[in-house]
Molecule: c-di-GMP-I riboswitch aptamer
Organism: Cohnella sp. OV330
Parts: sequence; C1' cells; structure tokens
RNA sequence: UCAUGUGAAAGGCAAACUCGCCGAAAGGCGAGGACGCAAAGCUACGGGCCUAAGGGAAACUACGGUCGCCGGGCUGCCAAG
Repeated sequence: UCAUGUGAAAGGCAAACUCGCCGAAAGGCGAGGACGCAAAGCUACGGGCCUAAGGGAAACUACGGUCGCCGGGCUGCCAAG
C1' cells in the first nucleotide's frame, strides 16, 4: 500500500420501549435504554418503502421523510494472518 474482517484489544454507534420537545403525519432531536452494527460515519444520487399537510369529486399525488432496506459517491478506527 492492497485485500480481508475467522482472532485480540482500544474506542465508537445504538433497535424496541419510556419521558420531554418539534412536526399535519411519516419522522426527527435530547435523556434513559441495548436489539444489533466493521462503516449502524456522511450524502436522498438511482431503486424501494413510509406519510399525505397542501392539491384533487375520487383514485391518487412529495416539494415531507427513511442511508439501521438495497445500490452508488465521499471519508474513516483497529490489525491476528
């Protein structure tokens, strides 16, 4: 440096659920809490999924979300072999 993540260690993140706040909702943020995670770090770029305030007679509809659904892009800790 490349590959790899079957080993060790250091450290990291934090599902469900509860409380508070924001939001029409989906969902987000903070605190508690750990189901899991080697990118469960960042990015809505492609697909998927969720919501439907506004619009619409209705069907439906994203300019709202989700990267802990998959793929792409960017960056990064450890190091047995």